Transfer RNA from Candidatus Phycocordibacter aenigmaticus, 72 nucleotides, folded computationally. NCBI's taxonomy places the organism under Bacteria, Minisyncoccia, Candidatus Phycocordibacterales, Candidatus Phycocordibacteraceae, Candidatus Phycocordibacter. The coordinates come from a structure-prediction model, not an experiment, and the mean pLDDT is 81. Its Rfam family is "tRNA". Its family is annotated with triplet codon-amino acid adaptor activity in the Gene Ontology.
């Protein structure tokens, strides 16, 4: 240098171009308990970025960056 592939919550991750982006598992409060741990009940938190196409884009195009990978 050139091609492929990834990129969603703190982590694992859904989501046919159309619902307020969903849900474990972590956080935080609270209920229970002498305490703790369990168990229950709420709460908050995410589209890698600039642009295009579109009546509408996590999805499609196109450049940029991140991580993995194949060729020299």
């Nucleotide at each position: 240098g050139c091609c492929c592939a990834u990129g969603u919550a703190g982590u694992u991750u859904a989501a046919u171009g159309g619902a307020u982006a969903g849900a474990a598992c972590a956080a935080g409060a609270g209920u229970u308990u002498c305490c703790u741990a369990a168990a229950c009940u709420c709460u908050a938190g995410a589209u890698c970025c600039a642009a295009g196409u579109u009546c509408g884009a996590c999805u499609c195009u196109u450049g940029g960056c991140u991580u993995g990978g194949g060729c020299a």